A computed fold for a 131-nucleotide RNA from Mariprofundus sp., annotated as SAM riboswitch aptamer (S box leader). The coordinates come from a structure-prediction model, not an experiment, and the mean pLDDT is 76.

[in-house]
RNA sequence: GGCUUAUUCAGAGCGGUGGAGGGUGCAGGCCCUACGAAACCGCGGCAACCGGCCAAAGAGACCCCAUGGGAAUCCGAGGAGAAUGGUGCCAAUGCCUGCCUGAGAAGUUUACUUCGAGGGAGCGAUGAUGC
Numbered sequence: 001g002g003c004u005u006a007u008u009c010a011g012a013g014c015g016g017u018g019g020a021g022g023g024u025g026c027a028g029g030c031c032c033u034a035c036g037a038a039a040c041c042g043c044g045g046c047a048a049c050c051g052g053c054c055a056a057a058g059a060g061a062c063c064c065c066a067u068g069g070g071a072a073u074c075c076g077a078g079g080a081g082a083a084u085g086g087u088g089c090c091a092a093u094g095c096c097u098g099c100c101u102g103a104g105a106a107g108u109u110u111a112c113u114u115c116g117a118g119g120g121a122g123c124g125a126u127g128a129u130g131c
Stems, first nucleotide, its partner, number of pairs: 001131001004128005013043005021032003026098004044090003049086002053079002058074002062070003094123001099120003104115005
């Protein structure tokens, strides 16, 4: 970097350095920011993806007094819990909209226009698996 898959309206900030941007890219909007942006560092915190713990069902080397019984181990639905493991994250829903659909509403020239809750797709982010 690409593939697959899960999640994406919950949650959690101070200090130092730094010195003008930032909210993934583009467009529009909105917002944060010299009462100090990004980035880096330190400390703190959040969360529960992986690891770790318990574990149904299933498999099962092997053992026995053998239509049966036991069983190391493997796998693992599911569950609990912590911060001493690997990541991630700590303004606003992934800040909102853009493409498709669309409950419903409004307008008028009555078959069109506008608005639009919600749903989906796409893109992105993060984890996990394998390459």
About this RNA
The organism belongs to Mariprofundus, within Bacteria.